A computed fold for a 352-nucleotide part of an RNA from an uncultured Actinomycetes bacterium, annotated as small-subunit ribosomal RNA, central domain.
Its mean pLDDT, the model's own confidence on a scale to 100, is 87.
The sequence was found in a public genome assembly.

Context: one part of a larger RNA
RNA sequence: UUGGGCGUAAAGAGCUCGUAGGCGGUUUGGUAAGUCGGGUGUGAAACCCCCAAGCUCAACUUGGGGUCGCCACUCGAUACUGCCAUGACUAGAAUCACGUAGGGGACCACGGAAUUCCAGGUGUAGCGGUGAAAUGCGCAGAUAUCUGGAGGAACACCAGCAGCGAAGGCGGUGGUCUGGGCGUGUAUUGACGCUGAGGAGCGAAAGCGUGGGGAGCGAACAGGAUUAGAUACCCUGGUAGUCCACGCCGUAAACGGUGGGCACUAGGUGUGGGAACUUUUCAACGGUUUCCGCGCCGCAGCUAACGCAUUAAGUGCCCCGCCUGGGGAGUACGGUCGCAAGACUAAAACUC
Numbered sequence: 001u002u003g004g005g006c007g008u009a010a011a012g013a014g015c016u017c018g019u020a021g022g023c024g025g026u027u028u029g030g031u032a033a034g035u036c037g038g039g040u041g042u043g044a045a046a047c048c049c050c051c052a053a054g055c056u057c058a059a060c061u062u063g064g065g066g067u068c069g070c071c072a073c074u075c076g077a078u079a080c081u082g083c084c085a086u087g088a089c090u091a092g093a094a095u096c097a098c099g100u101a102g103g104g105g106a107c108c109a110c111g112g113a114a115u116u117c118c119a120g121g122u123g124u125a126g127c128g129g130u131g132a133a134a135u136g137c138g139c140a141g142a143u144a145u146c147u148g149g150a151g152g153a154a155c156a157c158c159a160g161c162a163g164c165g166a167a168g169g170c171g172g173u174g175g176u177c178u179g180g181g182c183g184u185g186u187a188u189u190g191a192c193g194c195u196g197a198g199g200a201g202c203g204a205a206a207g208c209g210u211g212g213g214g215a216g217c218g219a220a221c222a223g224g225a226u227u228a229g230a231u232a233c234c235c236u237g238g239u240a241g242u243c244c245a246c247g248c249c250g251u252a253a254a255c256g257g258u259g260g261g262c263a264c265u266a267g268g269u270g271u272g273g274g275a276a277c278u279u280u281u282c283a284a285c286g287g288u289u290u291c292c293g294c295g296c297c298g299c300a301g302c303u304a305a306c307g308c309a310u311u312a313a314g315u316g317c318c319c320c321g322c323c324u325g326g327g328g329a330g331u332a333c334g335g336u337c338g339c340a341a342g343a344c345u346a347a348a349a350c351u352c
Base pairs, nucleotide, nucleotide: 004323005322006321007306008305012320014202015201016200017199021195022194023193025089026088027087028085029084030083031082033081034080035077036076037075038074039073040072041071048066049065050064051063052062053061054060092192093189094188095187096185097184098183099182100181104178105177106176107175108174109173110172111155116150117149118148119147120146121145122144126137127136163170164169207248208247209246210245211244212243216242217241221237222236223235224234259319260318261317262316263315264314267297268296269295270294271293272292273291274290275289276288277287278286301308302307325352326351327350334345335344336343337342
C1' cells in the first nucleotide's frame, strides 16, 4: 500500500469557529473535460500464448500467427460528474415578524442563616477530642447562654435519571448589558450548504507572576496518639492555597471512555418547552395530533460478549482525527511554546 478497525480489546483531537482542500438540493439549455464507443497511427526485436519445423527426445533453436495496459489524432454518444448561463425553482441554509422557556454569559447592588473573632452581661470548673486517650483551651474566668459589633466565603429548603450552554461549566435576590435555542407564519433571499489539514479562540482543578483579601477549610510543617516501626490513616494546631483584579499555564477518568453532518428503519411509557384541534357557557384541567429536548423499557438489525437499539453501537452517503503486539516510552534527542513547573511534536538500541 491493499485491507481491517476506533463504547469496554490498540484507536474519536477537551470544545468551538474557520482557511485551503474534499463533498454537495430540484430543473432547463449549451459544452463535451472526466466517462463510453468506432476508426487510424503507434505499440521494435527478444519475452509470453497457439500452430508447425530442426537438432535421436527434451531443454534449446527457427518460421508463422496472436496478444500488447497506455498514448496521439480523428469521428461519434450524452445517462452520470465537471464547466458555462448578466437561466429558473424552493423542500437545504439563512433572514424577517410574532410568541416562548431557561442555574447561558459579563458587571453592579443588596439579603438572611451559619462558622470564627472582638466588646459587654449572666455564670462556674471544666471544655474539647477519641475506639480509648493525649497534645490543646480554661480561675488572667473558658465551654454554655444573651446583647451588640467586625470580617470573609458559600448560598439550606425550592431541587427534579428537571433546565441552560460548543465543551469546560452554570444554583440566594434584584437591576443593567448581552449570546444562543425552540414554536408558529409560508413574509424575504435563492444552494448562500456540510466537513475542515494548517490556523485562531475558549478551556475544571492544581500551579506561576503582580497587587489586594483572608472567616472557614487546609498540602507543607509542628505536636499528641496508634504501631514492631508509622515520614500514614485518628486528634490538636497550622503556612501556601482556596477568594478578588489583571496576566500566564493549556492539562484531566476534559467520559456517553461513543468526532461532525444528512437521510432512512416497530413500538410503549414518563418528563421539560412550544403550536394546532377538541371537550367546556367561558376559562383552567383533560383528550388527540404535531415540532424540539431529557430519561427508562423494548422489536428488527448489529455486537466477541456485555450491551446498543429513531438521542444507534442498525442501514447508507460525505468530511476530518486516530490505531497497527507488550515493555523500553508518551521517554531520549531536536524543534516550537512557557517566567517556571512543564506542554506539544516524537524515536531507537535492547528485551519478551
Its Rfam family is "Bacterial small subunit ribosomal RNA".